[in-house]
The prediction has a mean pLDDT of 77.
This is a predicted complex of two RNAs, RNase P RNA and transfer RNA, with 498 nucleotides together.
It holds a member of the Rfam family "Bacterial RNase P class A". By type it is a ribozyme. Rfam's curators write: Ribonuclease P (RNase P) is a ubiquitous endoribonuclease, found in archaea, bacteria and eukarya as well as chloroplasts and mitochondria.
């Protein structure tokens, strides 16, 4: 000094004048309102996206299977998570670091295109020994026919051996083609992806068939580690592919809807019409009725209740379970009216800063100390002067923790490579 | 606030779900050529796609998962 990695930090600054929400104190005034002066305050790391958790509130307090969504190494943080810390293994970089949706492929179902013989258990091409037929070659015997020599009968021939020779017939050996049902899976070849690697022994060939030695897997033991996993050993057969971001299986997690949730005050209206469960029964009252004068009998309302039906909560289904309501009718639909004002919910928190402590850390615990936007058509802006590195992406709407994603540029630190000096 | 869907040549769309050989297909528009006096139609050929982007599963991705961008509609 150059180049990489990781992390935390600002997010123009200062003065000055006009102007806005919000609230606090003071004066007026037709008075929880307005209006005039002073004071404090006043967007963000992402307020964004809404993609996860979770508070808060409501819904009859939400049980139990089935669907269905969702996480998916271990271990701890947290309220809680698909977040964040350490840690294991896997990959990528020399390295500091950095990525990983990383349960299960011997439950089981399905894909694996083209190409290949076969895509998960196979047989093109090869390799092997058999066996029958055919063709061909080579070498050999063994008759036949030729030409020779020699013997012997007998002289025309004709026999016997011997050598040579053969486009003849026939046998046997070896081989080459080819043809049939076999063995083999080592090598070719094919695709992403083909049955552990080379090396010996083996064999007709040959193959973990077997044998060593390395890799993997699965069991079993000893160690270490809360775990995941790591080390090291013994045994086994080499059982034999991938995809689960296909279905599936295993474990865990989720009731719903969302500040327009959700309570009060105030004001104002007008009602119509459709579907709608057909109820049965019990017990008590109270009022009518009848004559048998009774704990009687029928009828009418009431309120309890138990069965059935209807609607709800309950989001997809069943079960259980709770409400409400059955003709004076719960709940739905349609069509008409009527308000569109106020207050709380509404910011004090899983808060923020320091300081100790406890953990490797996420975080967590004590002290102390601060109060830091709350609007309801929705406030942050303008102008002016210095300075400098000329100034990004972008604005709260219930409230928190994450994630992602968008962001001019600047400062700080911690570590890795290389280089040159001392 | 809360759900849906959608993004493919210049324009509408198909393919996507069940992943591969189909060169990503089709209409219209666009070019060149035929026919015509000219033009249209009409007949023959042609060209045109990072499948919004950016990562990942896989042997292979427009298609399956995540992430982000932009658009449209629906309830309240």
């Nucleotide at each position: 000094c150059a180049g990489g990695u990781c992390g935390g930090c600002c997010a123009g600054g200062c003065g000055g004048u006009c102007g806005c929400g919000c609230u606090c104190c003071g004066c007026g005034c037709a008075a929880g309102g307005c209006g005039c002066g002073g004071g404090g305050u006043g967007a963000g790391g992402a307020a964004a996206g809404u993609c996860c958790g979770g508070g808060c509130u409501c819904c009859a307090c939400a049980g139990g299977g089935c669907a269905c969504g969702g996480u998916g190494c271990u271990g701890g943080g947290u309220a809680a998570c698909g977040c964040c810390c350490a840690g294991g293994c896997g990959g990528g970089g020399u390295a500091a670091c950095c990525c990983g949706a990383c349960g299960g492929a011997u439950c089981g179902g399905g894909c694996c295109a083209c190409a290949g013989a076969a895509a998960c258990a196979g047989a093109c091409c090869g390799c092997c020994a058999g066996c029958g037929g055919g063709c061909g070659g080579a070498g050999g015997g063994g008759g036949g026919c030729c030409g020779u020599c020699a013997g012997c009968c007998u002289c025309a021939g004709g026999u016997u051996g011997g050598c040579g020779g053969u486009u003849u017939c026939u046998c046997c050996u070896c081989u080459g083609c080819u043809g049939c049902g076999g063995g083999c899976a080592a090598g070719g070849g094919u695709g992403a992806a083909a049955a552990g690697g080379g090396g010996g022994u083996g064999u007709a060939a040959g193959a973990g068939a077997c044998c060593a030695c390395c890799g993997g897997c699965g069991u079993c033991c000893g160690g270490g580690g809360u775990g995941a996993c790591c080390c090291g050993g013994g045994c086994g057969g080499c059982c034999a592919g991938g995809c689960a971001a296909c279905c599936c299986c295993c474990a865990c997690c989720g009731g719903g809807a969302g500040c327009a949730a959700g309570g009060c005050c105030a004001a104002g209206c007008a009602g119509g019409g459709g579907c709608g469960a057909c109820g049965c029964g019990g017990a008590g009252g109270c009022a009518g009725u009848g004559c048998c004068u009774g704990u009687c009998u029928c009828u009418g309302c009431c309120u309890c209740u138990g069965c059935a039906c209807g609607g709800g909560g309950c989001g997809g289904c069943c079960c259980g379970u709770c409400c409400c309501g059955u003709c004076c009718g719960a709940g739905c639909c349609c069509c008409g009216g009527g308000u569109g004002g106020g207050c709380c919910g509404c910011u004090u928190g899983a808060g923020g800063c320091g300081g100790c402590g406890g953990g490797c850390a996420a975080c967590c615990g004590c002290c102390g100390u601060c109060c830091c936007a709350g609007a309801g058509a929705g406030a942050u802006g303008a102008c002016c002067g210095c300075c400098c590195a000329c100034g990004a992406c972008a604005g709260a709407a219930c409230c928190c923790g994450g994630c992602u994603u968008a962001u001019c540029g600047g400062c700080c630190g911690g570590c890795c490579u290389g280089g040159a000096g001392c | 606030g809360g759900g849906g869907c959608c993004g493919u040549g210049g324009u509408g769309u198909a393919g996507c779900c069940u992943g591969g050989u189909u060169u990503a297909a089709c209409a219209c528009a666009c070019c060149g050529g035929c026919c015509u006096g000219u033009c249209a139609a009409g007949c023959c050929g042609g060209a045109g796609a990072u499948c919004g982007c950016g990562g990942g599963u896989u042997c292979a991705a427009a298609u399956c998962c995540c992430g982000u961008c932009g658009g449209c509609c629906c309830c309240g």